[in-house]
Context: one part of a larger RNA
RNA sequence: GGCGCACGGCGGAUGCCUAGGCGCUGAGAGGCGAGGAAGGGCGUGGCAAGCUGCGAAAAGCCUCGGGGAGCCGCAAGCAGGCGUAGAUCCGGGGAUACCCGAAUGGGGCAACCUGCCUGGAGUAAUAUCCAGGCAUCCGGCGCUGAAUCCAUAGGUGCCGGAGGCGAACCGGGGGAACUGAAACAUCUAAGUACCCCGAGGAAAAGAAAGCAAUAGCGAUUCCCUGAGUAGUGGCGAGCGAAAGGGGAGGAGCCUAAACCGCGCAGGUGUAGAAGGCCCAGGGCCGUUGCCUGUGCGGGGUAGAGGGACAGAUCUGGGCGGGGCCCUGGGACCCGCCGGGGAGUUACAAAACCCAGCCCUAGCCGAAGAGGACUGGAAGGUCCUGCCGUAGAGGGUGACAGCCCCGUAGGCGAAAGGGCUGGGUCUCCCUGGGAUCUGAUCCCGAGUACCACGGGGCACGUGGAAUCCCGUGGGAAUCAGGGAGGACCACCUCCUAAGGCUAAAUACUCCUCAGCGACCGAUAGUGCACCAGUACCGUGAGGGAAAGGUGAAAAGCACCCCGGGAGGGGAGUGAAAUAGAACCUGAAACCGUGCGCCU
Numbered sequence: 001g002g003c004g005c006a007c008g009g010c011g012g013a014u015g016c017c018u019a020g021g022c023g024c025u026g027a028g029a030g031g032c033g034a035g036g037a038a039g040g041g042c043g044u045g046g047c048a049a050g051c052u053g054c055g056a057a058a059a060g061c062c063u064c065g066g067g068g069a070g071c072c073g074c075a076a077g078c079a080g081g082c083g084u085a086g087a088u089c090c091g092g093g094g095a096u097a098c099c100c101g102a103a104u105g106g107g108g109c110a111a112c113c114u115g116c117c118u119g120g121a122g123u124a125a126u127a128u129c130c131a132g133g134c135a136u137c138c139g140g141c142g143c144u145g146a147a148u149c150c151a152u153a154g155g156u157g158c159c160g161g162a163g164g165c166g167a168a169c170c171g172g173g174g175g176a177a178c179u180g181a182a183a184c185a186u187c188u189a190a191g192u193a194c195c196c197c198g199a200g201g202a203a204a205a206g207a208a209a210g211c212a213a214u215a216g217c218g219a220u221u222c223c224c225u226g227a228g229u230a231g232u233g234g235c236g237a238g239c240g241a242a243a244g245g246g247g248a249g250g251a252g253c254c255u256a257a258a259c260c261g262c263g264c265a266g267g268u269g270u271a272g273a274a275g276g277c278c279c280a281g282g283g284c285c286g287u288u289g290c291c292u293g294u295g296c297g298g299g300g301u302a303g304a305g306g307g308a309c310a311g312a313u314c315u316g317g318g319c320g321g322g323g324c325c326c327u328g329g330g331a332c333c334c335g336c337c338g339g340g341g342a343g344u345u346a347c348a349a350a351a352c353c354c355a356g357c358c359c360u361a362g363c364c365g366a367a368g369a370g371g372a373c374u375g376g377a378a379g380g381u382c383c384u385g386c387c388g389u390a391g392a393g394g395g396u397g398a399c400a401g402c403c404c405c406g407u408a409g410g411c412g413a414a415a416g417g418g419c420u421g422g423g424u425c426u427c428c429c430u431g432g433g434a435u436c437u438g439a440u441c442c443c444g445a446g447u448a449c450c451a452c453g454g455g456g457c458a459c460g461u462g463g464a465a466u467c468c469c470g471u472g473g474g475a476a477u478c479a480g481g482g483a484g485g486a487c488c489a490c491c492u493c494c495u496a497a498g499g500c501u502a503a504a505u506a507c508u509c510c511u512c513a514g515c516g517a518c519c520g521a522u523a524g525u526g527c528a529c530c531a532g533u534a535c536c537g538u539g540a541g542g543g544a545a546a547g548g549u550g551a552a553a554a555g556c557a558c559c560c561c562g563g564g565a566g567g568g569g570a571g572u573g574a575a576a577u578a579g580a581a582c583c584u585g586a587a588a589c590c591g592u593g594c595g596c597c598u
Base pairs, nucleotide, nucleotide: 001597002596003595004594005593006592007591008590009589015583016548017547020519021518022516023515024514025513026512027511028510029508030507031165032164039100040099041098042055043054044053046078047077050074051073061094062093063092064091065090066089070082071081072080105114106113107112115134116133117132118131119130120129121128136162137161138160139159140158141157142156143155144154169200170198171197172196173195174194180187184234210217211216221248222247223246224245225244231239232238252500253499254498255444259298260297261296262295263294264293265292266291267290268289275285276284277330278329279328280327281326282325283324303478305443306442307441308440309438310437311436312435313434314433315432317337318336319335320334321333322332338430339429340428341427342426343425351424352423353422354421355420356419357418358417359416360415362411363410364409368384370383371382372381373380385402386401387391393405394404395403449473450472451471452470453469454468455467459485480495481494482493483492484491535542536541555582558569559568560567561566
């Protein structure tokens, strides 16, 4: 030195475990914010570094409920307190809530500096302190008010709103490249990533100027199918419908205009005034009237075209009042009663009361301390009982229906919130409605449409319709107009140029309940542990490692060696080769002893 055996050291694999993750299901919630958010800084405990909680009223204050014996967080200790006169703890409501941050009196290198006004404390007076207010933009209302007479701009006061944050989902405005085409330019990737704006619990879309095809359908959205079809395409790579059929869901409405009334503004009009609802007679008033514009109210909303207006016909509760006056009639307007209908997501809109259910704390809840054995310990084994609308699960010194928490089943809210129903309430009809006739009027204009240039449609300019935009041109009002994939005719379908609208659909930062042929510490989130930490980077940003004594600390009093670290005894414990560098403790690697070989 090698090999073998034995025993150690180091090391932290493996096994077992789980406090944490991952995925999904069903409900809920779907926002927070100038009443100062999200997120922070700094404070705050008797002793207090960190985390947590809280905010100068500072591990807390008030109140209403729950609960019932202990409590003063993680977290021991010392010191000192609190609690059956109900504490700690849990839930509802409230108070306080420093400084920064949209940050908002002004400034600023966030957590700092520094003002003005009103009121108060304080001082001899300053100083200093306390409370409230003072940003900007938008809307409404009022006051004031230039050049410039009226006016407007501007100024100013009050009231209301906005601003910022938030995981994904949604709509809109912008918008790549790598890549693929085995190169590459049209094309693709892709209207993706990304940036910006806006909104909601969903958003968007939505009540046919739609499809279809000689038969018909009847808003939108989503799923299956149609179909990788029809098409499109350097006809390459690729891209890729629609109708129809089957389902989910199901809802329809309001305006503009014609016409009428009223108000306001402008114009035109006085001697004859047209006028003052109509008819008849008399009187009276009169800038009334007429035209244009505008606001409000009535009316009106359609595609077998609808409506306005005029006429005709049919039909329709009661009472009272009105008009320049008197009388009669008609039409019209207003109020009350009665009758009928509807309603808070659109079609108008708000609040209150009652009831039920649910959420935000909780409560009750059956049956073996049975005997024996092993053991440190019984929940194991044997014997013998019991409960079960409960034999889900977890814990307890090994494996427990009957030990504990629970489970099945049942019960519960002072306060706050949600949903449903009813009532009060509100609105509508009756107060008009229906039919017929009438080429009198209306039916959304710089619009439709056309040309050129683009975009978007599965559709790359193509024969290219349909939809949208830029520039230029530029109609018609129902005998009108659009569409049916150039265009024309016939035929058919539909009524653009205003608006609103639940449900079926998408998503999950978050809450509750539950599940898993999901992981089990190099796995599963980056993080099971004081992790977006330590650390790295000027910065944007990158980003770890790190779990396990034992049933219970019973965490080794005392003695010995040692400066200590550490160790030897003693003691605890079932075990100490379970002693905190702590379950198990593989391998590499390093030793000690013995044997053999060289």
A computed fold for a 598-nucleotide part of an RNA from a sediment metagenome, annotated as large-subunit ribosomal RNA, domain I. Rfam family: Bacterial large subunit ribosomal RNA. Gene Ontology terms of the family: ribosome and structural constituent of ribosome. Its Rfam clan is "LSU clan". The prediction has a mean pLDDT of 85. The RNAcentral record of the full RNA draws on SILVA.